Large-subunit ribosomal RNA, domain I from uncultured Thermasporomyces sp., 593 nucleotides, folded computationally. The source organism's lineage runs through Bacteria, Actinomycetota, Actinomycetes, Nocardioidaceae and Thermasporomyces. Its mean pLDDT, the model's own confidence on a scale to 100, is 81. Its Rfam family is "Bacterial large subunit ribosomal RNA".
Context: one part of a larger RNA
C1' cells in the first nucleotide's frame, strides 16, 4: 500500500410531512383620487431591534351591535405596571384624529426638507417663537373692465361647495407600428395590424335598430356560440392567408331629433294714400301692431303597404278660463273623469308596505369497558346518533372527546324583487288638389391610399387624403365593372339593457396539479440580501420532542468539547437536532503484496 468486512465521521440524497404555490369553478366587487389617492418616509408600547397594527388622540380615541373570561399584537421569553362580570381583551358597522413626502398645488428643491405672504389667535417689554385657516395652474359658468379700430373682438380681473390633474392587474376602443421568422436563399407576399409605444373610457367596451341580407322563395336591429368550412375565394395561383348567405342555438326592446308649418322672444333692414295689418262670422275698435332675414325657444314631425306639412271633410266625456270688446264657434290653456306608460334607452325623483337576502354571530345527535402501548383514536367486548360517516385538531387510525358538518336561527346599513303612492302621455281617420319639407361642401366623379376572402384585378362595396361637385320622392343607394328589366333599402343626426370579454381583489370550494433542486423568484421578514453608476439583475435558506420535561448537581478543560448523574418511549431525539443514501475520510479484524 491494495481488497474484503465492522464500527464511525463527514455529507445532506432519500422516505414522511406541509404553514406555501399552482389550475379551474361558483358568486361578489369591478374602481381609488384636490374631502388629498396608490405608494413611501418619519415617528409611535414602561424596557433595545425587525415585522404588524396605528399617526403627536400615534399596537390607538367615541358612539353603536356581537360576544362572555380573561387580557395588554408576532418573533419572545423575562421584569415592572396595569384593565375586567360596572362586561375588558377580542369580532363587525358608523364616527374623530390621521405628522412629513407623494398629482403635491404658497415659492423652491438633490422626495420625505428649506424658505415665505395674508387673516384671525398665543406668547415676550419688544423682536425672534408657536398655533388654526388660506394662497399652484388649467377648463367650465356668471360679473367687470376693455386695444390696435366706431361698434366689437383679443387681452386683463374678480367670483365660484361646476370640473380636471395623478393612480390602477386583465379586459376594450382609437392613433401609430417593427423585425427575428415563413417562403428550404429573396424583393411581391408573410410573421401581422402582433409585439411595442401613445391616448381615452367602463364595469364591462365596441356594435346596434337596415340607403340591410336575399333571389322570384323570402328574413326582419347588435353581440355572442356552433356549423356552414378549411367550402366560395384570394395568392411570386409559392409560402400561405381565408370568409359569407343559409340552418342550429344564448339573449332580446326598440326608441329621441332635424326639416317643413305655427306661435312668442330677440336683432338688422325694409315699408303707406293707412287702400299694409290685427277676430271664424258680424258689428265696431286699434294704430307700425306690417313683410323679408338671422338667432333663441315651445309646439307640430319621425316614415318606405313612402311618410310628414299645408287644406279639406268626418269624428272626438264633462267642467271652468282666456283671446281688443259684445253675440256666436272645438282656437287654445287648465282641472276631474277614462285609457296607456314609467325610473338601464326612449322625461324624472321620492315615499311606503311586503318578501328575499343581508356584518359580527347563535343553537347543533349519539360510549363504555378491557388488552397491548410512553401515550388509544388502535385489537377484542359490548351500546348509542345520523337531514350530521366532508374536514381538522386531539400523545398512533375518533360518526358519539374538541372545532365542525345536516339542519335551524339572528341583526344595522345598504341591495334586489312585487304592490301601492307618486310621476308622464293622450282626438283619430280618409282623401285628393296644388303647393312645401324629408339632414350638402354631402352623395358622386378624377387622382393617391387604406379595409374587406379580394395582393389593381373585369373589382363592386367601406373609409381617408387632394381636387371637383348633383338630386328632394316623377327623388336617391345597393343587388361585384357597366346597362336595362327586376327586386330590395331610404345615407349624410343622436341614444339603447341583455347575451360577450376580462380578474388586482373579497368569499366558498375542487383537483389522476406541486411536496422545499419541486410548485410562484419568494412555504423562513423576498423583490430582501447581493451585485450594478444606472436601466436592470437577483438568491441561498422547511422538520428536535406528544409535551421544553431544552440536561439541576459532579468531574476534566482557560474555552470549545466532553465524561457521569438526571428528563425522556426514544439523546446514535441535545437546539450543527426526525429519516440519515453515495462520493470522501478514518478506527479494528482478516488476507496479500
Nucleotide at each position: 500500500g491494495g481488497c474484503a468486512c465492522u464500527c464511525g465521521g463527514u455529507g445532506g440524497a432519500u422516505g414522511c410531512c406541509u404553514u406555501g404555490g399552482c389550475a379551474c369553478c361558483a358568486g361578489a366587487a369591478g374602481c381609488c383620487g384636490a374631502u388629498g389617492a396608490a405608494g413611501g418616509a418619519c415617528g409611535u408600547a414602561g424596557g433595545a431591534g425587525c415585522c404588524u397594527g396605528c399617526g403627536a388622540u400615534a399596537a390607538u380615541c367615541c358612539c353603536u351591535g356581537g360576544g362572555g373570561a380573561g387580557u395588554u399584537g408576532g418573533c419572545a421569553a423575562c421584569c415592572g405596571a396595569g384593565c375586567u362580570u360596572u362586561g375588558a381583551u377580542c369580532c363587525g358597522g358608523g364616527g374623530g384624529u390621521u405628522u412629513c413626502c407623494g398629482a403635491a398645488u404658497g415659492g423652491g428643491g438633490a422626495a420625505a426638507c428649506c424658505c415665505g405672504g395674508c387673516u384671525g389667535g398665543g406668547g415676550u417689554a419688544a423682536u425672534g417663537c408657536c398655533c388654526a385657516g388660506u394662497c399652484a395652474c388649467c377648463g367650465g359658468c356668471g360679473c367687470c373692465u376693455g386695444a390696435a379700430c366706431a361698434c366689437a373682438u383679443a387681452g386683463g380681473g374678480c367670483g365660484u361647495u361646476c370640473g380636471g390633474a395623478g393612480g390602477g392587474a386583465a379586459c376594450g376602443c382609437g392613433g401609430g407600428g417593427a423585425a427575428g421568422u415563413g417562403a428550404a436563399a429573396c424583393a411581391u407576399c408573410u410573421c401581422a395590424g402582433u409585439a411595442c409605444c401613445c391616448g381615452c373610457a367602463g364595469g364591462a367596451a365596441g356594435a346596434g335598430a337596415a340607403a340591410a341580407c336575399a333571389a322570384u322563395a323570402g328574413u326582419g336591429a347588435u353581440u355572442c356560440c356552433g356549423u356552414u368550412a378549411g367550402u366560395a375565394g384570394u395568392g411570386g395561383c409559392g409560402a400561405g392567408c381565408g370568409a359569407a348567405a343559409g340552418c342550429g342555438g344564448a339573449u332580446g326592446a326598440g326608441g329621441c331629433u332635424a326639416a317643413a308649418c305655427c306661435g312668442c322672444g330677440u336683432a338688422g333692414g325694409u315699408g303707406u294714400g293707412a287702400u299694409a295689418g290685427c277676430u271664424g262670422g258680424c258689428a265696431g275698435g286699434u294704430g307700425u301692431u306690417g313683410c323679408c332675414u338671422g338667432c333663441g325657444u315651445g309646439g307640430g314631425g319621425u316614415u318606405g303597404u313612402g311618410g310628414g306639412a299645408c287644406c279639406a271633410u268626418c269624428u272626438g266625456g264633462u267642467c271652468g278660463g282666456a283671446g281688443c270688446u259684445g253675440c256666436u264657434g272645438a282656437u287654445c290653456c287648465g282641472g276631474c273623469a277614462g285609457a296607456g306608460a314609467g325610473u338601464u334607452a326612449u322625461a324624472a325623483a321620492c315615499c311606503g308596505u311586503c318578501a328575499u337576502g343581508g356584518a359580527a354571530g347563535u343553537c347543533g345527535a349519539a360510549g363504555g369497558g378491557u388488552c397491548u402501548g410512553g401515550a388509544a383514536a388502535g385489537g377484542c367486548c359490548u351500546g348509542g346518533c345520523g337531514u350530521a360517516g366532508u374536514g381538522g385538531g386531539u400523545g398512533a387510525u375518533a360518526c358519539c372527546c374538541c372545532c365542525g358538518u345536516a339542519g335551524a336561527c339572528g341583526u344595522a346599513a345598504g341591495a334586489u324583487g312585487g304592490c301601492g303612492g307618486c310621476u308622464c302621455u293622450u282626438u283619430g281617420a280618409u282623401g285628393u288638389g296644388u303647393u312645401c319639407c324629408c339632414a350638402a361642401g354631402u352623395a358622386g366623379c378624377a387622382c393617391g391610399g387604406g379595409a374587406c376572402u379580394c395582393g389593381a384585378g373585369a373589382a363592386a362595396u367601406c373609409c381617408c387624403g387632394u381636387g371637383u361637385g348633383a338630386a328632394u320622392c316623377u327623388g336617391g343607394c345597393g343587388g361585384g365593372a357597366c346597362c336595362a328589366c327586376c327586386c330590395g333599402c331610404u345615407a349624410a343626426g343622436c341614444c339603447u339593457a341583455a347575451a360577450u370579454a376580462c380578474u388586482c381583489u373579497c368569499u366558498g370550494g375542487u383537483g389522476a396539479c406541486c411536496g422545499a433542486u419541486a410548485g410562484u423568484g419568494a412555504a423562513c421578514c423576498a423583490g430582501u440580501a447581493c451585485c450594478g453608476u444606472g436601466a436592470g439583475g437577483g438568491a441561498a435558506a422547511g422538520g428536535u420532542g406528544a409535551a421544553a420535561a431544552g440536561u439541576a448537581c459532579c468531574c476534566c478543560g482557560g474555552g470549545a468539547g466532553g465524561g457521569g448523574a438526571g428528563u425522556g418511549a426514544a439523546a446514535u431525539a441535545g437546539u450543527c437536532c426526525c429519516u440519515g443514501a453515495a462520493a470522501c475520510c478514518g478506527u479494528g479484524u482478516g488476507c496479500c503484496u